RNA sequence: GGCUUCGUAGUUCAAAGGAUAGAAUGACGGUUUCCGGUACCGUUGAUGUGGGUUCGAUUCCCGCCGAGGCUA
Numbered sequence: 001g002g003c004u005u006c007g008u009a010g011u012u013c014a015a016a017g018g019a020u021a022g023a024a025u026g027a028c029g030g031u032u033u034c035c036g037g038u039a040c041c042g043u044u045g046a047u048g049u050g051g052g053u054u055c056g057a058u059u060c061c062c063g064c065c066g067a068g069g070c071u072a
Stems, first nucleotide, its partner, number of pairs: 001071007010025004018055001026044006048064005
């Protein structure tokens, strides 16, 4: 250089064109406890970036950025 897979809460993963982007865990607050832990309740927080297609894009297409793999 060529081919290919991937990029979503702090972290690990869902959502395969539709309706408020969800779950677990974490963090914070509360209840419980003599304190801590456990348990329960609540709060918090995300689509790498720029375009295109579409009534509608996390999803499809193109460029760029980043990560992994194969190949010369």

The RNA shown here (transfer RNA) has 72 nucleotides and comes from Mucinivorans hirudinis. Its Rfam family is "tRNA". Rfam classes the family as a transfer RNA. Taxonomically the source falls in Mucinivorans (Bacteria, Pseudomonadati, Bacteroidia, Bacteroidales). A source record names the gene tRNA-Arg-CCG-1-1.